[in-house]
Notes
The RNA shown here (c-di-GMP-I-UAU riboswitch aptamer) has 79 nucleotides and comes from Citrifermentans bremense R1. Taxonomically the source falls in Citrifermentans bremense (Bacteria, Thermodesulfobacteriota, Geobacterales, Citrifermentans). Its mean pLDDT, the model's own confidence on a scale to 100, is 80.

RNA sequence: CUCCGAACAGGCAAAGCCAGAGUGAUCUGGUGACGCAAAGCCACGGGUCCUAAUUCAAAGGACAGCCGGGUUGCCGAAG
Numbered sequence: 001c002u003c004c005g006a007a008c009a010g011g012c013a014a015a016g017c018c019a020g021a022g023u024g025a026u027c028u029g030g031u032g033a034c035g036c037a038a039a040g041c042c043a044c045g046g047g048u049c050c051u052a053a054u055u056c057a058a059a060g061g062a063c064a065g066c067c068g069g070g071u072u073g074c075c076g077a078a079g
Stems, first nucleotide, its partner, number of pairs: 003079001011036002016031006034065001040071003044068003047063005055057001
């Protein structure tokens, strides 16, 4: 230094519930804790989902806790 990974410290927060925003997927805050070593960040590829008004049909959008990919990155015993 690399692999692996126990423990410690610190971190995130599913479902549900409450309040708010949005047409909607969904998001924000609170509560909550199912889980997570990238469950940090980025919609690039695939995927899933939404679309009121305008337009009249291919465009716009949501999800990074669906799978890849990119990028940054905490602690660390034994082996």